The part of an RNA shown here (large-subunit ribosomal RNA, domain VI) has 261 nucleotides and comes from Mycoplasmatota bacterium WC30.
The coordinates come from a structure-prediction model, not an experiment, and the mean pLDDT is 90.
Rfam family: Bacterial large subunit ribosomal RNA.
RNAcentral holds the full RNA, with entries from ENA.
Context: one part of a larger RNA
RNA sequence: CGUUGGAAAUUUGAAGGGAGCUGUUCUUAGUACGAGAGGACCGGAAUGGACACUCCAAUGGUGCACCAGUUAGUCUGCCAAGGCUAUAGCUGGGUAGCUAAGAGUGGAAGGGAUAAACGCUGAAAGCAUCUAAGCGUGAAGCCCCCCUUAAGAUGAGAUUUCCCAUCGUAAGAGUAAGACCCCUUAUAGAUGAUGAGGUUGAUAGGCCAGAGGUGUACGCACGGUGACGUGUUUAGCUGACUGGUACUAAUAGGUCGAGGA
Repeated sequence: CGUUGGAAAUUUGAAGGGAGCUGUUCUUAGUACGAGAGGACCGGAAUGGACACUCCAAUGGUGCACCAGUUAGUCUGCCAAGGCUAUAGCUGGGUAGCUAAGAGUGGAAGGGAUAAACGCUGAAAGCAUCUAAGCGUGAAGCCCCCCUUAAGAUGAGAUUUCCCAUCGUAAGAGUAAGACCCCUUAUAGAUGAUGAGGUUGAUAGGCCAGAGGUGUACGCACGGUGACGUGUUUAGCUGACUGGUACUAAUAGGUCGAGGA
């Protein structure tokens, strides 16, 4: 821009894409078969591999603004307590998120038409013949079924709801429903886009409480000549998590958008 008024939502499915794999064990059954050795079809069940998709409750990994320990230097006048630099100084742990080696799910079943093949009826050709007319069975393959994209499918579909018939001679204008700009943002993200919100508000930050993490802070007291230990103290601190709370910021405002060829 189109889809012949303008919008919001829900859809149909023309046409595409994806998936499609397979082992072993048990049973049927040591049965059929076979002199024996050996050893099934068909049917039923269990459990794997690889692959694909999804997920993070648990097991782990990571976790550069979390916690603790510790070395050297330097700074806060000194002690104590701390800051900074040294690969994130090194070391031990670790929330959210992301993740696999972790977890879950899938291939199926079914229908239709067939291939090779096997048949029925059956002439040409008094017989015979699956074929010439006619009718069946039949595959991991084909078309459906399963998952997914999809009305620019210009053949532009359908349904529901909302807004209505303004002003102007015309060009056009202001509006309606609705949408956008702008702003706070995350379950989204390179940017657009998508989603949640914008005071009639929990959208983000802060704060409060909690979860989880770390592992018992500082100060003081006591004990010890001292290094240090014990008590206060399952303390103190705490990024992303959960719930709450308008304290801060989403204020204010602007733009577009029908009148039905």